[in-house]
Context: one part of a larger RNA
RNA sequence: UGACGGGGGCUCGCACAAGUGGUGGAGCAUGUGGUUUAAUUCGAUGAUACGCGAAAAACCUUACCUAGGCUUAAACGUCUACUGACCGGCAAUGAAAGUUGCUUUCCCUUCGGGGCGGUGGGCGAGGUGCUGCAUGGCUGUCGUCAGCUCGUGUUGUGAGAUGUUGGGUUAAGUCCCGCAACGAGCGCAACCCAUGUCCUAUGUUGCUAAUCACCUUUUGGGGUGAAGGACUCUUAGGAAACUGCCAGUGGAUAACCUGGAGGAAGGGGUGGAUGACGUCAAGUCCUCAUGGCCCUUAUGUCUAGGGCUACACACGUGCUACAAUGGACUCUACAAAGAGACGCGAAAUCGCAAGGUUUAGCAAAUCUCAUAAAAGAGUUCUCAGUUCGGAUUGAAGUCUGCAACUCGACUUCAUGAAGCUGGAAUCACUAGUAAUCGCGGAUCAGCAUGCCGCGGUGAAUACGUUCUCGAGCCUUGUACA
Numbered sequence: 001u002g003a004c005g006g007g008g009g010c011u012c013g014c015a016c017a018a019g020u021g022g023u024g025g026a027g028c029a030u031g032u033g034g035u036u037u038a039a040u041u042c043g044a045u046g047a048u049a050c051g052c053g054a055a056a057a058a059c060c061u062u063a064c065c066u067a068g069g070c071u072u073a074a075a076c077g078u079c080u081a082c083u084g085a086c087c088g089g090c091a092a093u094g095a096a097a098g099u100u101g102c103u104u105u106c107c108c109u110u111c112g113g114g115g116c117g118g119u120g121g122g123c124g125a126g127g128u129g130c131u132g133c134a135u136g137g138c139u140g141u142c143g144u145c146a147g148c149u150c151g152u153g154u155u156g157u158g159a160g161a162u163g164u165u166g167g168g169u170u171a172a173g174u175c176c177c178g179c180a181a182c183g184a185g186c187g188c189a190a191c192c193c194a195u196g197u198c199c200u201a202u203g204u205u206g207c208u209a210a211u212c213a214c215c216u217u218u219u220g221g222g223g224u225g226a227a228g229g230a231c232u233c234u235u236a237g238g239a240a241a242c243u244g245c246c247a248g249u250g251g252a253u254a255a256c257c258u259g260g261a262g263g264a265a266g267g268g269g270u271g272g273a274u275g276a277c278g279u280c281a282a283g284u285c286c287u288c289a290u291g292g293c294c295c296u297u298a299u300g301u302c303u304a305g306g307g308c309u310a311c312a313c314a315c316g317u318g319c320u321a322c323a324a325u326g327g328a329c330u331c332u333a334c335a336a337a338g339a340g341a342c343g344c345g346a347a348a349u350c351g352c353a354a355g356g357u358u359u360a361g362c363a364a365a366u367c368u369c370a371u372a373a374a375a376g377a378g379u380u381c382u383c384a385g386u387u388c389g390g391a392u393u394g395a396a397g398u399c400u401g402c403a404a405c406u407c408g409a410c411u412u413c414a415u416g417a418a419g420c421u422g423g424a425a426u427c428a429c430u431a432g433u434a435a436u437c438g439c440g441g442a443u444c445a446g447c448a449u450g451c452c453g454c455g456g457u458g459a460a461u462a463c464g465u466u467c468u469c470g471a472g473c474c475u476u477g478u479a480c481a
Base pairs, nucleotide, nucleotide: 001481002480003478004477005476007475008474009473010472011471012470013469015465016464019429020428021427022426023425026320027319028318029317030316031315032314033313034311035310042053043052064306065305066304067303068302069301070300076124077123078122079121080120081119082118083117084116088103089102090101091100092099093098106115107114108113126295127294129293130292131291135289136288137284138283139282140280142278147186148185149184150183151182152181153162154161155160166177167176168175192272193271194270195269197239198238199237200236201235203233207228208227211226212225213224214223215222216221242266245260246259247258248257250256322422326381327380328379329378330377331376338369339368340367343362344361348357349356350355388419393414394413395412396411397410398409399408435457436456437455438454439453440452441451
């Protein structure tokens, strides 16, 4: 100087407390361990692995296993020798890859050769093989915590100290005051994006208040066309918030704090992006790049089939439930954000349905996906393992795709398991949040309870900092570095 303490002081954080809803019990989905296996490819393993890499394992992917092939190779460059084709067609064999055979058959030329291609040879290959403890790059974490340092000066024999400590204050090493310090840098904040109010411009594909015309009709309605720029909205540009104003015998006359006015918004408005010096020899050689080592008729490469989907069990993360604040049926409202040409696919029609037929429109503020659902109105069920719950299984189908056996999703009929609110323990959340409800997208031929977004409905509680966990500053002890 650090680190540590079942030392002290001050302070903060959904850390506790106060609340709400979960997990842990059930069934299923998914990941992991273990076991099994010819193979169940590899990596990730307290917090910081376990719906993680994987934003899609039937083949492919695929790296694994079994079997069958190839050996300068699947592709490319270059040198050299021989050659005229290559492509295409046919046949045999084979699981395919491939192998073998038959057929077809070049261009330019100064006749030296050249172009294009094939075959043989040489040189470069290839490796998801090892080492993340040789590395770059990227990432997680402490932590969006408020810290981490430097120059000059001063000081100490020196390691170092000072500044950065102290008194206040702040979300903040934020700011003020003081001070042997004076300044500065990386962080904080601001500048960026979204959202909330208003103004100006814009006016089609968007809008429709007023006006006109026409059509339709339970009419204070609806539709179409003119017309309009009012409104909503789109896209740009601005305005607006700054403790600016007021109060407080607040505070040290400061920084600031508390309350108020006005305002769409008030004290960081809200949310995001943004992650200092460093820590964990943290993670990744299987994104990529790369040193070293290793393989080279194989650890390279092609193909078929299988496996990654196994299943006495254990754990994590989720979905669906156990019901009446509910289930079923009928009727009836109100979104946002997205996607679309090998695509989205209306209307019509067939089918109980999944879906089929046909095809209008749309490279989309125009057309389509596309009915939002919970909510509301009515009827029914009446507390039961039930009209709860839907696992499992049987049968019949649909769709995608060479192909759904291993191993897809969905539909209909039948079947109707566990489960009556979950031990010890444990997690998330402070407001348009939790909870709950549906919608969309990426990946994608097909496949979503996962992930990433979108809106609808919409709470409870916070006395407080004694305690648990983590962190910051000061101080103290130490036989630790």
Record summary: The part of an RNA shown here (small-subunit ribosomal RNA, 3' major domain) has 481 nucleotides and comes from Arenicola marina. The coordinates come from a structure-prediction model, not an experiment, and the mean pLDDT is 81.